This is a predicted structure of a 176-nucleotide RNA (Lysine riboswitch aptamer) from Gemmiger sp. An120.
Its Rfam family is "Lysine riboswitch aptamer". Rfam's curators write: Riboswitches are metabolite binding domains within certain messenger RNAs that serve as precision sensors for their corresponding targets.
The RNAcentral record of the sequence draws on Rfam.
[in-house]
């Protein structure tokens, strides 16, 4: 000197990522509570459902009075970041809806292992109370790398890939 393996540092991407907080709508005039009226019942009804134990006394509906939170948002702020994160998931753990047994349902902890560069519009699906928001799949245009052609030296263009990617620096490696 060109290069190239492996590692370590350090960077970029923008409507970028995660988390925390106060506020605010929403949930909702809803749950729950009072009161009164109507119905069913008290040989019965409620406690997720079946059976069985046990608790409790009501169970249902309307109209009146007062009347919430969580969970999921939005600003704005403040911390950490740049596989930031997010999805899906065998499987695995503790749990609640009175015990026990089957079954149901609900969240919660870990999670091999796959898959998304990324933020934005759209159809569809999902969760959601919700036309809020949130996640996935597609597609769409844009974006930032990097490889190839093309043009051109002042700036673009088309094709393609992915983050296990890019860039710059040190170490390492052989090799002229």
């Nucleotide at each position: 000197c060109a290069g190239a393996u492996u590692g370590g540092u350090a960077g970029a991407g923008g409507c970028g990522c995660g988390g925390g907080g106060c506020u605010c709508a929403u949930g909702a005039g809803u749950a729950g509570c009072c009161u009164g009226c109507g119905g069913c019942a008290c040989c019965g009804g409620c406690c997720c459902g079946g059976c069985a134990a046990g608790g409790c006394c009501g169970c249902c509906g309307c109209a009146g009075g007062g009347g919430a939170a969580a969970g999921g948002g939005a600003u704005c702020c403040c911390c950490g970041c740049c596989g930031a994160a997010g999805a899906a998931a065998a499987c695995g753990g503790a749990g609640g809806c009175u015990u026990g047994c089957c079954g149901g349902c609900c969240g919660c902890c870990g999670g091999a292992u796959u898959c998304u560069g990324g933020g934005c519009c759209g159809u569809c699906g999902c969760a959601g109370a919700a036309g809020a928001u949130g996640c996935g799949c597609c597609g769409g245009a844009c974006u930032g790398u990097c490889a190839c052609g093309a043009a051109c030296c002042c700036c673009u263009c088309g094709u393609g890939g992915a983050g296990c990617g890019c860039u710059a620096u040190c170490a390492u490696c052989g090799g002229u």